[in-house]
Context: one part of a larger RNA
RNA sequence: UGACGGGGGCCCGCACAAGCGGUGGAGCAUGUGGUUCAAUUCGAUGCAACGCGAAAAACCUUACCUGGGCUUGACAUGUCAAGAACCCGAUGGAAACAUUGGGGUGUCCCGCAAGGGAAGCUUGAACACAGGUGCUGCAUGGCUGUCGUCAGCUCGUGUCGUGAGAUGUUGGGUUAAGUCCCGCAACGAGCGCAACCCUUACCUUUAGUUGCCAGCAAGUAGUGUUGGGCACUCUAAAGGAACUGCCAGUUUAAAACUGGAGGAAGGUGGGGAUGACGUCAAGUCCUCAUGGCCCUUACGUCCAGGGCUACACACGUGCUACAAUGGCUAGUACAAAGGGAAGCGAACUUGUGAGAGUAAGCAAAUCCCAGAAAGCUAGUCUCAGUCCGGAUUGGAGUCUGCAACUCGACUCCAUGAAGUUGGAAUCGCCAGUAAUCGCGGAUCAGCAUGCCGCGGUGAAUACGUUCUCGGGCCUUGUACA
Numbered sequence: 001u002g003a004c005g006g007g008g009g010c011c012c013g014c015a016c017a018a019g020c021g022g023u024g025g026a027g028c029a030u031g032u033g034g035u036u037c038a039a040u041u042c043g044a045u046g047c048a049a050c051g052c053g054a055a056a057a058a059c060c061u062u063a064c065c066u067g068g069g070c071u072u073g074a075c076a077u078g079u080c081a082a083g084a085a086c087c088c089g090a091u092g093g094a095a096a097c098a099u100u101g102g103g104g105u106g107u108c109c110c111g112c113a114a115g116g117g118a119a120g121c122u123u124g125a126a127c128a129c130a131g132g133u134g135c136u137g138c139a140u141g142g143c144u145g146u147c148g149u150c151a152g153c154u155c156g157u158g159u160c161g162u163g164a165g166a167u168g169u170u171g172g173g174u175u176a177a178g179u180c181c182c183g184c185a186a187c188g189a190g191c192g193c194a195a196c197c198c199u200u201a202c203c204u205u206u207a208g209u210u211g212c213c214a215g216c217a218a219g220u221a222g223u224g225u226u227g228g229g230c231a232c233u234c235u236a237a238a239g240g241a242a243c244u245g246c247c248a249g250u251u252u253a254a255a256a257c258u259g260g261a262g263g264a265a266g267g268u269g270g271g272g273a274u275g276a277c278g279u280c281a282a283g284u285c286c287u288c289a290u291g292g293c294c295c296u297u298a299c300g301u302c303c304a305g306g307g308c309u310a311c312a313c314a315c316g317u318g319c320u321a322c323a324a325u326g327g328c329u330a331g332u333a334c335a336a337a338g339g340g341a342a343g344c345g346a347a348c349u350u351g352u353g354a355g356a357g358u359a360a361g362c363a364a365a366u367c368c369c370a371g372a373a374a375g376c377u378a379g380u381c382u383c384a385g386u387c388c389g390g391a392u393u394g395g396a397g398u399c400u401g402c403a404a405c406u407c408g409a410c411u412c413c414a415u416g417a418a419g420u421u422g423g424a425a426u427c428g429c430c431a432g433u434a435a436u437c438g439c440g441g442a443u444c445a446g447c448a449u450g451c452c453g454c455g456g457u458g459a460a461u462a463c464g465u466u467c468u469c470g471g472g473c474c475u476u477g478u479a480c481a
Stems, first nucleotide, its partner, number of pairs: 001481002003478003007475007015465002019429005026320008034311002042053002064306007073129001077128002079125005086103007107118004131295002134293003140289002142284003145280001147278001152191006158167003171182003197272004202240007211230003216227003243266001246260005322422001326381007338369003343362002348357003388419001393414007435457007
């Protein structure tokens, strides 16, 4: 100087407390461990692995296993030889591939022609080489997680100290903040904080179609449908607006704090992006790049089938429930944000339905996906393993796709399991939040209870910092570095 302490002081955080809803019990989905297996590919492992890499494992993917093939190779560059490339078959085979038949003689340049050359492609030969999701993340780059959006981490000069170092950065206040003020052997500065960026909340201007419709007119069973208009809503560009600016109080009348006015918004307005010096030899050689090592008729490569989907069990994360603040039936209302051409697909017809047939419009503020759902209005059920709950199983189908057996999703009929609120323990959340309700997107032929977004309805509680956990500053002890 640090680190540590079941030392002290001060302070902060959904850290506790106060509340609301869960997990832990059930069924299922999904990931992991374990076990099994020819293989169940590999990685991730306290917080910070476990709906994680994977924003889609039927084939492919795929790295694993079994079997069948190839060996300059599936891919790149170079040399030589032959052939145009290419197209259509046959036999064997699971395919890869092997054997074989037929058609076909192109393009550019030189040249009258013969012929020569060039590019590209195919086949063959030999060798340099290719190739490796093989090993090492403890050889590495890059990227990422975490402490932590915590308020810290340092430097120059000066001063002090023999020196390591100290000072500044400590102290008194204050702040979300090393934020600011005052003091001070310090004076300044840098990386962080804040601001600058995006979005949301208010207003103005500009613009007015595909959006909108106040007033006028036309038309309809009805609808901005038409003329017309750009007032309003909205859209999308530029501006404005908030700065403790104003008032009062407190304080050292300093920073600041408390209250108030005006205001759409008030003290960082809400949300996002943004992550200092560093820590964990943290994670990744299977994104990519790369040193070293290893394989080279195989640890490379092609193909078929299987596996990654197994199942006495254990754990994590979720979904659905156990019901009356509910289930069912009928009627009826209101979103936002997105996506669409090998696409979205209206209307009509058809089917109980998943769907099918036909087909308008739309590269979309125009058309479509698209009915939002909870809600509201009626009716019914009356506390029961039920008109709760939907697992499981049988049957019949639909769709995608060469192909749904292993192993897809969905529909209909039947079946109707566990489950009556969950032990010890444990998680999230402070406001348009929790809870609850639906909608969209990426991936994608098909497949979502996951992920990423969107809006609708919309709470309770916070006395406080004694205690638990994590962190910051000062100080103290130390036989630790």